Molecule: transfer RNA
Organism: Patescibacteria group bacterium UBA7435
RNA sequence: GUCGGCGUAGCUCAGUUGGUUAGAGCGCAACACUCAUAAAGUUGAGGUCGGAGGUUCGAGCCCUCCCGUCGACA
Repeated sequence: GUCGGCGUAGCUCAGUUGGUUAGAGCGCAACACUCAUAAAGUUGAGGUCGGAGGUUCGAGCCCUCCCGUCGACA
């Protein structure tokens, strides 16, 4: 340099052919329990879906460019 994969919560990830609220587990906080702690339990917070633009009535999802990361080729 060319090509391809990946980028969604603090971490690991799901999200079907574009359409009803953006979710799970772990972690975190509070509550309850306990003599106390842990575990198990209940509730909650936490997201401009990597950035910008475009298509569309409607984009996490489609298109373009850029950034990061991983890989293949040269």